This is a predicted structure of a 104-nucleotide RNA (SAM riboswitch aptamer (S box leader)) from a Crocinitomicaceae bacterium. Of the family's consensus pairs, 97% are formed in the model. The coordinates come from a structure-prediction model, not an experiment, and the mean pLDDT is 83.
[in-house]
RNA sequence: AACUUAUGUAGAAAGGUGGAGGGACUGGCCCAAUGAAACCUUGGCAACCUGCUAUACUUUGCAAAGGUGCCAAUUCCGAUCCACUCCGGUGGUCAAGAUAAGUU
Numbered sequence: 001a002a003c004u005u006a007u008g009u010a011g012a013a014a015g016g017u018g019g020a021g022g023g024a025c026u027g028g029c030c031c032a033a034u035g036a037a038a039c040c041u042u043g044g045c046a047a048c049c050u051g052c053u054a055u056a057c058u059u060u061g062c063a064a065a066g067g068u069g070c071c072a073a074u075u076c077c078g079a080u081c082c083a084c085u086c087c088g089g090u091g092g093u094c095a096a097g098a099u100a101a102g103u104u
Base pairs, nucleotide, nucleotide: 001104002103003102004101005100006099007098013042014041015040016039017038021031022030023029026078027077028076043071044070045069048067049066050063051062052061054059075096081092082091083090084089
């Protein structure tokens, strides 16, 4: 980097350095000098891998030491398609992207 599978309306921030951007892309709409990104420290959330437990053997329950991840807004919302519609929208869904585990 590519591919496969699983998951997404829950949850969880303080301090320091820094000094204008950030929320993937695109259209919106937001966040930001009451301090953006990035980096560091500490803390936390969650439970994919993991450990223990039971078991119809692939699922249940518990834990959080270790490997990741995450800590504004549903993946912030929409985008393609389908259905409905009081024509304002509403619901479902695809794609894309994210994370984990595995394979090449």